[in-house]
Molecule: transfer RNA
Organism: Nanobdellati archaeon
RNA sequence: GGCGAGGUAGUUUAGCCUGGUGGAACGCUGCUCUCAUAAGGCAGAUGUCGCCGGUUCAAAUCCGGCCCUCGCCA
Numbered sequence: 001g002g003c004g005a006g007g008u009a010g011u012u013u014a015g016c017c018u019g020g021u022g023g024a025a026c027g028c029u030g031c032u033c034u035c036a037u038a039a040g041g042c043a044g045a046u047g048u049c050g051c052c053g054g055u056u057c058a059a060a061u062c063c064g065g066c067c068c069u070c071g072c073c074a
Base pairs, nucleotide, nucleotide: 001073002072003071004070005069006068007067010026011025012024013023020057028044029043030042031041032040050066051065052064053063054062
C1' cells in the first nucleotide's frame, strides 16, 4: 500500500440488509428481605450509536471522506 471484519450504556453485545420512540444480559444506585452478608424480590439511572459531512419530513441504519482495532495479502 491492497482486501476483509469490527467500533452502539461501565463491560459483553442485538438492532443496520428493508430509515420511523435504541434493547438485552452482567454490573451500578435505592428500597425490601436477614442478627449480618450473600442470594432472591421491587424500583431507578446510565448511550453526542468512532468522527465529520451529504441525502431525507425523519439517519445507529443509506452515500462520501477520515480515525482506531484485529486478520489476510504484498